[in-house]
RNA sequence: ACAACGGGCGUGCCGAAUUCGCCGCAAGGCGGAACGGGGGACCCAAAAUCCCCGGGGUGCAUUGCCACAGGCGUGGCAUAGGUGACUCCCUCACCGAACCCGACAGCUAACCUCGUAGGCGCGAAGGGAGAGGCGUG
Numbered sequence: 001a002c003a004a005c006g007g008g009c010g011u012g013c014c015g016a017a018u019u020c021g022c023c024g025c026a027a028g029g030c031g032g033a034a035c036g037g038g039g040g041a042c043c044c045a046a047a048a049u050c051c052c053c054g055g056g057g058u059g060c061a062u063u064g065c066c067a068c069a070g071g072c073g074u075g076g077c078a079u080a081g082g083u084g085a086c087u088c089c090c091u092c093a094c095c096g097a098a099c100c101c102g103a104c105a106g107c108u109a110a111c112c113u114c115g116u117a118g119g120c121g122c123g124a125a126g127g128g129a130g131a132g133g134c135g136u137g
Base pairs, nucleotide, nucleotide: 010122011121012120013119014118018033019032020031021030022029023028034116035115036114037113038112039111044106054104055101056100057099058098063078064077065076066075067074068073081095082094083093084092086130087129088128089127090126091125
């Protein structure tokens, strides 16, 4: 010096998961806005459950086949759906999880209630078209 690792700042991505105010030395606590979720009438819709073959929710993450296991599951190949950094088209690549409620929930005005995490990138795939921004003249 470089690299690795760690931290800070900046700027972006997936996602609802941002921001403001007050109190507090701080940790943290309380509240507002915004975004997102759940429950919940008439009407409409529906045929579901019954000691189990339940039912339901968040989410893109659903479904099928094969093999192993014989048992929760594991692996493979596909697939509904989704991502690739402003939008669209084509090509290419990738994901296709995880968790929660606890016998119980259709829609649903009023109303009630909950969440505001986590994980990554530094031109983040390529080509084409379009839009927009900044700077200069």
Background
This is a predicted structure of a 137-nucleotide RNA (c-di-AMP riboswitch aptamer (ydaO/yuaA leader)) from a Chloroflexota bacterium. The coordinates come from a structure-prediction model, not an experiment, and the mean pLDDT is 78. It matches the Rfam family "c-di-AMP riboswitch aptamer (ydaO/yuaA leader)". Gene Ontology terms of the family: cyclic-di-AMP binding and regulation of gene expression. The organism belongs to Chloroflexota, within Bacteria. Of the family's consensus pairs, 96% are formed in the model.